The RNA shown here (transfer RNA) has 73 nucleotides and comes from a Nanobdellota archaeon. It matches the Rfam family "tRNA". By type it is a transfer RNA. The coordinates come from a structure-prediction model, not an experiment, and the mean pLDDT is 82. Taxonomically the source falls in Nanobdellota (Archaea, Nanobdellati).
RNA sequence: GCCUCUGUAGCUCAGUCGGCAGAGCACCGGUUUUGUAAACCGGGGGUCGGGAGUUCAACUCUCUCCAGAGGCU
Numbered sequence: 001g002c003c004u005c006u007g008u009a010g011c012u013c014a015g016u017c018g019g020c021a022g023a024g025c026a027c028c029g030g031u032u033u034u035g036u037a038a039a040c041c042g043g044g045g046g047u048c049g050g051g052a053g054u055u056c057a058a059c060u061c062u063c064u065c066c067a068g069a070g071g072c073u
Stems, first nucleotide, its partner, number of pairs: 001072007010025004019056001027043005049065005
């Protein structure tokens, strides 16, 4: 220098063919307990890596940049 993949909640990751952003764990509150843990119930938390484009509509398609991983020379 070139190619491929990845980037979504605090962490690990889903999200299929473009149509209201989700799960588990963690966190907060409650029930239970003499108390803690566990269990159960409820809740908060996201400009979907940045920018631009296409579209009525973009996490999803296109371009570019950034970061990480792998490969080739």